[in-house]
Context: one part of a larger RNA
């Protein structure tokens, strides 16, 4: 000098982009953040209405509509949050996988035949403060099991072929064995199942890079390997028996201590150093430890199980929670925002689909925390006015064209008006098209918002500080103060004329900021 997720301290018009707990991985009252499908099921409260019956209160029975709970699909593993542990295949690059896996998607072929026997839920009881729990009777299905039928599926197994990287890969031609499936509908769809192949996502392995401490020199018993067998989607001491006695390591193993990696950011001529907020990919976490089930996918923030520490409830038997999701509240701190809108758009999940949910997202409120634009007026005006400070005290000199005065604009400011602006194209019908898609056709939807802009009226009107002036370093002079009171980044400065203390007056620098600490280069 430059940067900053910044504080303090003095100030303070305005817009526009951003940014906004670096500290207790502290506790958390309240509210919201994961729900969808009746075109998978069963089926009701309720309302309406229609009849019939009536003790005029309503009863039954049917027809439309149908909450909410239940069974069942799908999703819930995204998306959002932290950075606590990790110095490690976590990360970054680069490679292999002949050692996998992959719901939904798309393309392609082939299939859907026959059956059973449950169980939520209603519905009757029970137990219990609760939370929730048990028993009886009965009910469905795209839930569930059986049996059929079947392949480029899967196992076992014969023969060839071609390729290669040892184990084997690819691919023909056979044998035997096991393993499906579901309906529904407004009849247009919409699903099931086996199987190839794409696509995505994702396991796995490997080369190299990837802090600090030698005042940390030995580490090591599934340990290093081998052989079987188990697991696993998949190799693999991943696990296990049994053999072997390896394995690492001054090219720094083991400890320690530090920390989430990157892209990147900030410096810097580069090389380097420094860093790692926001944004974006990767990892780890979800009160603490363990632990698995469900599922394509989890060892699952808002699922479950155990232990544990807290914190609520209790009728004392027993239960119930987890903001490092958006809001907020305490706490700690020098310090960090609203319990706000809307799903209109953009993207999720479910659904044919209308839609419905969506603190992802877009907006909005708060803060000069940044960075950027604009503004606080422009021209003329010398009686060089009072007024202030300064002298050599005069018709002095500076503040100074600075006020006044005149004329001008009107960025902004106030009021009035305009202004469904722009964000918008979808999705529907209809025509074209092999398929993406095009055309055409009539309408619905806007939180932001009566906001952005416009235009008009007004009227200099509504807006300037803040540090510094002994050298570095731009900018001087008086007054008080007398080694006191204080000032300082260094150097220094004050002991009676201090351009270094405090004041004024003047100057100089930046300017809605301006200093002053901190931290980096």
């Nucleotide at each position: 000098g430059g940067a900053u997720g910044a504080a303090c301290g003095c100030u303070a018009g305005c817009g526009g982009c951003a940014g906004g707990c670096u500290u207790a991985a502290u506790a958390c009252a309240u509210g919201c953040a994961a729900g969808u499908c009746g075109a998978g099921g069963g089926g009701u409260a309720u309302a309406u209405u229609u009849a019939a019956c009536u003790u005029c209160g309503g009863u039954u029975a049917g027809a439309u509509a149908g909450a909410g709970a239940c069974c069942g699909g799908c999703g819930c593993a995204c998306g959002g949050g932290u950075g606590c542990g990790u110095a490690a295949c976590g990360c970054g690059u680069a490679u292999g996988c002949a050692a996998c896996c992959u719901a939904c998607c798309u393309a392609u072929u082939a299939c859907a035949g026959a059956g059973g026997g449950a169980u939520a839920g209603c519905u009757c009881g029970a137990a219990g403060a609760a939370a929730u729990u048990c028993g009886g009777a009965u009910u469905a299905a795209u839930a569930c099991c059986u049996c059929a039928u079947a392949g480029u599926a899967u196992g076992u197994u014969a023969a060839g072929a071609u390729g290669g990287c040892a184990u084997c890969a690819u691919u023909u031609u056979g044998a035997c064995a096991u393993u499906a499936a579901a309906g529904u509908u407004g009849a247009g769809g919409c699903g099931g199942u086996a199987a190839u192949a794409g696509a995505u996502g994702g396991g796995c392995a490997u080369g190299c890079g990837u802090g600090u401490c030698a005042u940390u020199a030995g580490c090591u018993a599934g340990u290093u390997g081998g052989u079987g067998a188990g697991g696993u989607a998949a190799c693999g001491g991943c696990u296990c028996a049994c053999c072997a006695a390896g394995g690492c390591g001054a090219c720094g193993a083991u400890g320690a201590c530090u920390a989430g990696g990157g892209g990147g950011u900030c410096u810097g001529a580069g090389a380097g150093g420094a860093u790692g907020a926001u944004c974006c990919c990767c990892c780890a976490c979800a009160c603490u430890g363990g632990u698995a089930c469900u599922g394509a996918g989890a060892u699952a923030c808002g699922g479950a199980c155990c232990a544990g520490a807290c914190u609520c409830c209790u009728a004392c038997g027993g239960g119930a929670g987890g903001c490092a999701g958006c809001a907020g509240u305490a706490g700690g701190g020098a310090a960090u925002a609203u319990u706000g809108g809307u799903c209109a758009a953009u993207g999720g999940a479910g659904g044919c689909a209308a839609c419905u949910c969506u603190g992802a997202a877009c907006c909005a409120g708060c803060c000069a925390u940044g960075c950027c634009g604009c503004g606080u007026g422009a021209a003329g005006g010398a009686a060089g006015a009072c007024a202030g400070c300064u002298c050599u005290c005069g018709u002095a000199g500076u503040u100074g064209u600075a006020a006044a005065c005149u004329u001008c604009u009107u960025u902004u400011c106030u009021c009035g008006a305009a202004g469904a602006a722009c964000a918008a194209a979808a999705a529907g019908g209809u025509c074209a098209u092999g398929c993406g898609u095009g055309g055409u056709c009539a309408a619905u939807u806007g939180a932001g918002u009566g906001u952005a802009u416009u235009c008009g009226a007004g009227g200099a009107a509504u807006a300037a500080g803040c540090a510094c002036c002994g050298g570095c370093u731009a900018a001087c002079u008086c007054c008080g103060u007398g080694c006191c009171a204080g000032c300082a980044g260094c150097c220094g400065c004050g002991g009676u004329a201090a351009u270094a203390c405090g004041g004024a007056g003047g100057g100089u620098g930046c300017a809605a900021g301006c200093g002053u600490u901190g931290u980096c280069c």
This is a predicted structure of a 521-nucleotide part of an RNA (small-subunit ribosomal RNA, 5' domain) from Lottia scabra. The source organism's lineage runs through Eukaryota, Metazoa, Lottioidea, Lottiidae and Lottia. Model confidence (mean pLDDT): 81 of 100.